Predicted 3D model of a 354-nucleotide RNA (Bacterial RNase P class A) from a Dehalococcoidales bacterium. Model confidence (mean pLDDT): 77 of 100. The gene name in the source record is rnpB. The RNAcentral record of the sequence draws on ENA. It matches the Rfam family "Bacterial RNase P class A". Rfam's curators write: Ribonuclease P (RNase P) is a ubiquitous endoribonuclease, found in archaea, bacteria and eukarya as well as chloroplasts and mitochondria.
């Protein structure tokens, strides 16, 4: 210098004028606060609120290597295994196929229990060949054909035997564990669980239009079901317990205000423990709360980037263009997705110079 990998951030600034919302006030007026890294998708996990409550079973759903973190998680951290990359580094629904069932297109003899061609042996035959048997080395089909390569062995062959490699199992050692290393045993007939299924763990429902209070309003001798009944946890069943009238439909009225509502698993700085996620301690801070829903508009100057031109060669100037994604509504922790342009740090590979 070029190409790349990982991570952390910024994402316009200043001024003037005109507005919006909330709070305080000495209420004319003045002062102060006022979007984001994703406020988004609403995909996970919680807090909070109501369903009066408890137990059991079935069904259903989610997760799925190990250890840790957390209020919790399908999130995060660290590690293992497998895969990709020269490397920095990245990716993975990564439990079980000796519980059972299903499926494996086309081709092929055969996709689960098989032999088409071939090889070998025996018998018959003058011969061509036929019949019976052995074999799975070689050929052929396929995504996949019953461990692979080589030597020995054999009638021909075969883990039949041996060496190395792959897998499986036993033992020993290391590790909390996933697993790793060594050694022994020829033990060696597929794949698929993002197919049913099995195993382990977890899971009630509805959601701030939750819900509470104040005010306001009023038309039910309306209809239906049940009393050996109905309802109570909103998938079903059973048991306990609770209520005494309960539930459904139709019709009518009020549809204003307050709380919930923003101080919170909060933010910043520093210390300590931990590889880390994170935990804890000390000090400091308060940072939007609307209910038709504020956070905006115009102008000027500056900034950043791109293109062209000029001066000039580290650079300076002029003109034109661009300046994103998006936008709170109960609140948090995550994930995912969108994003003009820019900054910083660490590392890798290649080329060149000293």
């Nucleotide at each position: 210098c070029a190409a790349g990998u990982a991570a952390a951030c910024c994402g316009g600034g200043u001024g003037a004028c005109c507005g919006c919302u909330c709070g305080c006030u000495u209420c004319a007026g003045g002062c102060g606060g006022g979007a984001g890294g994703a406020a988004a998708g609403u995909c996970c996990g919680a807090g909070c609120u109501c369903c009066a409550c408890c137990g059991g079973g079935c069904a259903g759903g989610a997760u799925g290597c190990u250890g840790g973190g957390u209020a919790a998680c399908g999130c995060c951290c660290a590690g293992g295994a497998g895969g990709g990359g020269u490397a920095a580094c990245c990716c993975u629904a990564c439990g079980g196929a000796a519980a059972g069932u299903g499926c494996c297109a086309c081709a092929g003899a055969a996709a689960c229990a098989u032999a088409c061609c071939g090889c070998c042996c025996u018998u018959c035959g003058c011969a061509a060949g036929a019949a019976g048997g052995g074999u799975a080395a070689g050929g052929g089909u396929g995504a996949a054909a019953u461990g692979g390569u080589g030597g020995g062995g054999u009638a021909a062959g075969a883990g039949c035997u041996c060496a190395c490699c792959a897998g499986c199992g036993g033992c020993u050692g290391g590790g909390u564990g996933a697993c790793c290393a060594g050694u022994c045993g020829g033990c060696u007939g597929g794949g698929u669980a993002a197919a049913c299924c099995c195993c382990a763990u977890c899971c009630g429902g509805a959601g701030c239009a939750a819900g509470a209070c104040c005010a306001a309003a009023u038309a039910g001798a309306g209809g239906g079901a049940c009393a050996a009944a109905a309802g109570g946890a909103c998938g079903c069943c059973c048991g306990g317990c609770c209520u005494c009238g309960u539930c459904c439909c139709c019709g009518g009225g009020u549809u204003g205000g307050u709380c919930g509502c923003u101080u919170g698993a909060c933010c910043c700085u520093g210390g300590u423990g931990g590889u880390a996620a994170c935990a804890u301690c000390a000090g400091g801070g308060c940072u939007a709360g609307a209910u038709a829903g504020a956070u905006g508009g115009u102008c000027a100057c500056c900034g950043u980037c791109c293109u062209u031109c000029c001066c000039a060669u580290u650079g300076g100037g002029a003109a034109g263009g661009a300046u994103a994604c998006a936008g709170a509504a109960c609140u948090c922790g995550g994930c995912u997705u969108a994003c003009a342009g820019g900054u910083u740090u660490a590392c890798u590979u290649g080329a060149c110079c000293u």